[in-house]
RNA sequence: AUUGAACGCUGGCGGUAUGCUUAACACAUGCAAGUCGAACGCGAACGUACCUUCGGGUGCUAUUAGAGUGGCGGACGGGUGAGUAACGCGUAGGAAUCUACCCAGUAGCGGGGGACAACCCGAGGAAACUCGGGCUAAUACCGCAUACGCCCUACGGGGGAAAGAGGGCCUCUUCUUGAAAGCUCUCACUAUUGGAUGAGCCUGCGUUGGAUUAGCUUGUUGGUGAGGUAAUGGCUCACCAAGGCGACGAUCCAUAGCUGGUCUGAGAGGACGAUCAGCCACACUGGGACUGAGACACGGCCCAGACUCCUACGGGAGGCAGCAGUGGGGAAUAUUGGACAAUGGGGGCAACCCUGAUCCAGCAAUACCGCGUGUGUGAAGAAGGCCUGAGGGUUGUAAAGCACUUUCAGUAGUGAGGAAAAGCUUGGUGUUAAUAACACCGGGUCUUGACGCUAUCUACAGAAGAAGCACCGGCUAAAUCAGUGCCAGCAGCCGCGGUAAUACUGAUGGUGCAAGCGUUAAUCGGAAUUACUGGGCGUAAAGCGCGCGUAGGCGGUUUGGUCAGUCAGAUGUGAAAGCCCCGGGCUUAACCUGGGAACUGCAUUUGAUACUGCCAGACUAGAAUGUGGUAGAGGUAAGUGGAAUUCCAGGUGUAGCGGUGAAAUGCGUAGAUAUCUGGAGGAACAUCAGUGGCGAAGGCGGCUUACUGGACCAACAUUGACGCUGAGGUGCGAAAGCGUGGGUAGCAAACAGGAUUAGAUACCCUGGUAGUCCACGCCGUAAACGAUGUCAACUAGCCGUUGGGUUCUUUAAGAACUUAGUGGCGUAGCUAACGCGAUAAGUUGACCGCCUGGGGAGUACGGCCGCAAGGUUAAAACUCAAAGGAAUUGACGGGGGCCCGCACAAGCGGUGGAGCAUGUGGUUUAAUUCGAUGAUACGCGAGGAACCUUACCUGGGCUUGACAUCUCGGGAAUUCUCUAGAAAUAGAGCAGUGCCUUCGGGAACCCGAUGACAGGUGUUGCAUGGUUGUCGUCAGCUCGUGCCUUGAGGUGUUCUGUUAAGUCAGUAAACGAGCGCAACCCUCAUCGUAUGUUGCUUAUUUCAUGCGAGACUGCCGACUCCAAGUCGGAGGAAGGCGAGGACGACGUCAAAUCAGCAUGGCCCUUAUGCCCUGGGCUACACACGUGCUACAAUGGCCGAUACAAAGGGUAGCCAAGCCGUAAGGCGGAGCCAAUCUCAUUCAAAAUCGGUCUAAGUUCGAGUUGGGGGCUGCAACUCGCCCCCAUGAAGCUGGAAUCGCUAGUAAUCGUGAAUCAGCAUGUCACGGUGAAUACGUUCCUAGGUCUUGUACUCACCGCCCGUCAAGUCAUGGAAGCUGGGGGUACCAGAAGUCCCACAACAAAGUGGGCCCCAGGUAAAACCAGUGACUAGGACUAAGUCG
Repeated sequence: AUUGAACGCUGGCGGUAUGCUUAACACAUGCAAGUCGAACGCGAACGUACCUUCGGGUGCUAUUAGAGUGGCGGACGGGUGAGUAACGCGUAGGAAUCUACCCAGUAGCGGGGGACAACCCGAGGAAACUCGGGCUAAUACCGCAUACGCCCUACGGGGGAAAGAGGGCCUCUUCUUGAAAGCUCUCACUAUUGGAUGAGCCUGCGUUGGAUUAGCUUGUUGGUGAGGUAAUGGCUCACCAAGGCGACGAUCCAUAGCUGGUCUGAGAGGACGAUCAGCCACACUGGGACUGAGACACGGCCCAGACUCCUACGGGAGGCAGCAGUGGGGAAUAUUGGACAAUGGGGGCAACCCUGAUCCAGCAAUACCGCGUGUGUGAAGAAGGCCUGAGGGUUGUAAAGCACUUUCAGUAGUGAGGAAAAGCUUGGUGUUAAUAACACCGGGUCUUGACGCUAUCUACAGAAGAAGCACCGGCUAAAUCAGUGCCAGCAGCCGCGGUAAUACUGAUGGUGCAAGCGUUAAUCGGAAUUACUGGGCGUAAAGCGCGCGUAGGCGGUUUGGUCAGUCAGAUGUGAAAGCCCCGGGCUUAACCUGGGAACUGCAUUUGAUACUGCCAGACUAGAAUGUGGUAGAGGUAAGUGGAAUUCCAGGUGUAGCGGUGAAAUGCGUAGAUAUCUGGAGGAACAUCAGUGGCGAAGGCGGCUUACUGGACCAACAUUGACGCUGAGGUGCGAAAGCGUGGGUAGCAAACAGGAUUAGAUACCCUGGUAGUCCACGCCGUAAACGAUGUCAACUAGCCGUUGGGUUCUUUAAGAACUUAGUGGCGUAGCUAACGCGAUAAGUUGACCGCCUGGGGAGUACGGCCGCAAGGUUAAAACUCAAAGGAAUUGACGGGGGCCCGCACAAGCGGUGGAGCAUGUGGUUUAAUUCGAUGAUACGCGAGGAACCUUACCUGGGCUUGACAUCUCGGGAAUUCUCUAGAAAUAGAGCAGUGCCUUCGGGAACCCGAUGACAGGUGUUGCAUGGUUGUCGUCAGCUCGUGCCUUGAGGUGUUCUGUUAAGUCAGUAAACGAGCGCAACCCUCAUCGUAUGUUGCUUAUUUCAUGCGAGACUGCCGACUCCAAGUCGGAGGAAGGCGAGGACGACGUCAAAUCAGCAUGGCCCUUAUGCCCUGGGCUACACACGUGCUACAAUGGCCGAUACAAAGGGUAGCCAAGCCGUAAGGCGGAGCCAAUCUCAUUCAAAAUCGGUCUAAGUUCGAGUUGGGGGCUGCAACUCGCCCCCAUGAAGCUGGAAUCGCUAGUAAUCGUGAAUCAGCAUGUCACGGUGAAUACGUUCCUAGGUCUUGUACUCACCGCCCGUCAAGUCAUGGAAGCUGGGGGUACCAGAAGUCCCACAACAAAGUGGGCCCCAGGUAAAACCAGUGACUAGGACUAAGUCG
């Protein structure tokens, strides 16, 4: 884009079309083919005349009912598409034919006869119908006569026709009331010729799929003769011959009516074959003939079968694939309508009759076309809806309102055209003897419409009666809110939905179409995705493993001929309709209609002759042969050689050998391994050896000989296109495997043992059989690969190498040229890229093979081959939305290179064991609030839970609330007392009247009321802000411009050197820049300087606070590219970043936090909010993390004696003095601090002296008892401290694991924050003060370059197979069922033909041939089904690896 459509929602009008695509399933009922009285005989009724016994009868006229004889028509028209792959159809031709009615010509139409229906009588039967007897007509039937032409012929001859009917005229003839005869016209009739029309037959070409259908055929193919037909012909028969068809697809199977055309497409094509038109076929199924001009006959006949109906059971009837209609089937397709008015058909002289053909109407938005559902104005931008950032926006000039209009529909009226004729009458012309008749042209008359209440037009009234459907994530025009919460659902593809869904559902708004809109189905297009136009095959699917060669296809130069192909002209045909163009008619359009063009085709004919073909002749450039050489693992056969392994024999010799990552099995004291000598046997041929050679490929390697194939080179000679390719065919064809017979040294599937391992049917080891070898025969496959078919031609170069030849010279290990191979790079060009590039994957030609998404599957079934294994040919159902190629970025690797880090190593000290402290898990509980959970949670939030904190639990209370703002009313605020209660709270009472004022009131505070609201540590850190951790203080992460690539992307940022560093330098298609690094900032170390109390105190210092100096590879040497820089040295307080801190790139982990704070959404609102009491967060079988104290002599205890830093302090630090064993108390000086104090009269370790003497202790301090102190409303749950007593475990800690590189570790004490009180934690401070680093192999983390990749939520990735579960389709299968066709045989209805009964005709009977349906038999084929079975596909979370 389209449709004979269907379904869903909706639906105003008209025009024009169309309407069982399925069951060629079955059909009730009605109609669809009759007509003619001008062919014939009867005959009912009407009318009329006469007669009448009033019952009726007779005659006549016209209508002629009704049936019958006869004629014509029922072979057309109408339906359907079952069959048919065919001369069926289409197209173009042909000759051996027929043709009723029609036209034209010629000649006739004479004279006779006998029957049969109807009718009457009788009989049978339920019926259908039938039988017997009798009468009768004809245009029915049969002779006779005639026969131009006709037919047959043996050329002598022979044969064969007819029918009348109707109208007119009486002029002529006869009788004459009137008839007969006659004349004439018309229609019929007979014979024949020609035409027209229709039909039959034959031929060329075209006409679906399957080769998993390859051979088919016996009347088959042809001939002769005969028969038969309208006619040719094996159409049929007899005889003869053995042919005919087929790879250019016979036969068989499946499917199918064919065409004009229709739909689509730029076209070529593809799909289809409704309506309309042409042809064919069919008429319940099968067979058959009759009649006829025509049929083997839709509404005819006979037979058989199935089905339905009637029946008196004896028999009969029927055929909607005609029009309506019914049932059924189906997603689905209409009225049991009107009329012959028109067009056409049949009959008829005609009138007329018949006509479900046809014309109309009805039903259906089924399709196409047209029209309408109103128009203008109208801002307060109304109300309502929706959204909102709360201001507004939008619906929206939309509505309302105002002013108009009236198409269509409605009502009433008006009113064409479709109608022309025929008939009757009349005039003229023609014809004729004619005023009949007929034909034509006029006049008059009489009528004829189903549709139809027509179209059209007019009037009337009133905006009045008339809008929906789909969509709005992208493709694709159009977005917001609410609901839902991987649910419900959507979906054409991609994909949406797991609490903020533009994707589901609804709403609002919008978009698109519009009386329709969507969906589904189907066809073509896009799809160059079957490629003729117009594709491909190195790696994406695709070159047969390789030759030879048949058919076929293609084919060098030249001359002549021919004209088949080819090209041009002409003629015929290519139906009409349709398409296209130009006109015309309906108001327009659809639609209808006139003309033209077109129909790309076929045939005939006339030309042209370049090219192709064919015929004839010639040529040598292709191809081949000859002569002479050359190289070679080319092939086959025979012979032969040495090294090595193994085995056997002997000698020497002794305890191991062998094997591995390490071992063991194995061998060995019966003498191995090792070593020497000799022998046996088989297999393979080191070095040479080479991107070297040969061969078609597979492949070929010691040496010699014989036979043999091919290639190359050079110069000539010969043949004269002999060529290329190659479907089938045929040959060769690695390894493994198979058969028969040999052989067997080594190696070695299977197998055995030993190891490894979670397992190890493996990798490793020790053995070891087929096999490997030979001969003969099979197999026929490989990543048979250059993943690249063969042949030929053309198209830049450079460098190797093998064989041959020529030339040159400096005669060499030479150079140049040429030719045939074999390699590397590379231009143009090609390619998706990678790459290819004269050995093409470039540019062309010839021929063959092959491909068409992945899986199923190179599988099943069938065929062929094979001994088998198996090979070859080769599907489908089903299933997925991908599979695949090349390249890119990353990530990863038990890949590689380089480099770093307390990463390892080297060291020191710990943890893991004990007791306790603390955090976590778990468990428990009314509650044990919540969060943090590998590294990056666990002395973390918490820098301090007895109440409070507090978020949890129990119980008691409050509801505008403990807190904020607004409104109203009252009251100053406030202090104190009493009662009840656990308190919150409730009640009562005393005191108190403040500040400002414009006197109205106001500000702060308190109480009460109302509703807006408050409140929430409720939820979501996966909606967020902010902050933080981690990789990581690792050296990286990017950008602009340029350049390269089709592109992703690359380059820069790589490389080389160097650095702590992407730090710097050199190079370089890059040049620059940014965030990071470094530096700038702070502290410390040295010095100078200024100042100097509260500090210092005789030194010109310490200290404190400022300001400055100093360090830069600056200097010297070496190394490097004399670049960056590195190493060493000097000087210096400090040396190459001097030490420490702050500072954390792009990003990663949906990392952490909604319980610090802030915040969107959601949720609660007499409660999830608020107040209070008590309890809990402190529980305790247990597990883990982080710590403290220890286990002791480098120590404990006692005594003595030294030396800090940095901090804090007014609700505070607290001195002196006194009391107490002590914690502490009393006390009150000083201090808002360089002044006083904590706290210094003492910092501790250290040092000196004493004691303890190796013990569970004079170590260790837990636990428990008693007594006290402090803080605080309050130490029971649940604080800290002191004294006395008690004195657990623990004697250095398994596997494992942590920290640290210098003022560091270790060790010692001090202070601070939090804080009423409560540190073994945290943060800070100083004292004492080590050991070690060879080095980068390994572990771990990281950086960079490179490589592979099937990974890219990126190896914690991806992914394979078995097993287990479910579902689906398929294969096999003992069988079972059904089907179509063929073959053989039996039997054979009706019917045609033949024969006989028989002397003739009809009918009959009997027989024969053919033959429908039927039966039997054997086999093959197709389909369905089948216990069981095989593999396959699919299915969030199964098992094993």
This is a predicted structure of a 1441-nucleotide RNA (small-subunit ribosomal RNA) from an uncultured bacterium. The prediction has a mean pLDDT of 84. It matches the Rfam family "Bacterial small subunit ribosomal RNA". The RNAcentral record of the sequence draws on ENA.